Notes: A computed fold for a 118-nucleotide RNA from an uncultured Chthonomonadales bacterium, annotated as c-di-GMP-I riboswitch aptamer. The coordinates come from a structure-prediction model, not an experiment, and the mean pLDDT is 80. It was read from a public genome assembly, where an Rfam model found it.

[in-house]
């Protein structure tokens, strides 16, 4: 250098849960705890899964605008009135799609390392 993690030393992370906190949410930080783990050290590059605020597109609205139909008043044009669907913004709404948002304790890839065997 390389291969391996049986066996031992010293140490080392810390899953679920619980508080706190940040965040729409996945999920992160701290403390507590300890199922695990020999890279459960870094690292969102490829796969993969987790969320969906904002956005697409639906759907809805008493109300606003917009142009068009009817209808009232009058009538020579044009105006007023209600009304009817329609576009548009604006609100809301459950569910789809979507990451610009995580996750490295899902695999694979970068990279850096303790210790014992061979």
């Nucleotide at each position: 250098a390389g291969a391996u993690g049986u066996c031992a030393a010293g140490g080392g992370c810390a899953a679920a849960c619980c508080c706190a906190u940040a965040g729409a949410a996945a999920u992160g930080u701290g403390g507590g705890g300890a199922c695990g783990c020999a890279a459960a050290g870094c690292u969102a590059u490829g796969g993969g899964c987790c969320u969906a605020a904002a956005g697409u597109a639906g759907c809805g609205a008493a109300g606003g605008c917009g142009a068009c139909g009817a209808u009232c008043c009058g009538c020579a044009a044009g105006c007023u009135u209600u009304c009817g669907a329609c576009g548009c913004a604006u609100c809301g709404c459950a569910g789809a799609c979507u990451a610009u948002g995580g996750c490295u304790g899902c695999c694979a890839g970068g990279u850096u390392g303790c210790c014992a065997u061979c």